[in-house]
RNA sequence: GGGGGUGUAGCUCAAUUGGUUAGAGUGACGGCCUGUCACGCCGUAGGUUACGGGUUCGAGUCCCGCCACCCUCGCCA
Numbered sequence: 001g002g003g004g005g006u007g008u009a010g011c012u013c014a015a016u017u018g019g020u021u022a023g024a025g026u027g028a029c030g031g032c033c034u035g036u037c038a039c040g041c042c043g044u045a046g047g048u049u050a051c052g053g054g055u056u057c058g059a060g061u062c063c064c065g066c067c068a069c070c071c072u073c074g075c076c077a
Stems, first nucleotide, its partner, number of pairs: 001073007010026004019057001028044005051065004
């Protein structure tokens, strides 16, 4: 350098193949419970869907570019 894959909450992952409010578990915080902690229960906050553009009435999803990581093929030494 060529080809392929992944990127979504702090972490691990969903999102019915474009449809209107992006969710779950875990973690964090608060409350209940308990003599205290843990467990358990309830609630709250937390998102530039890697980044930049485009198409569309509407994009996490489609198109282009770009970045990081992984796999593979190749080039130089």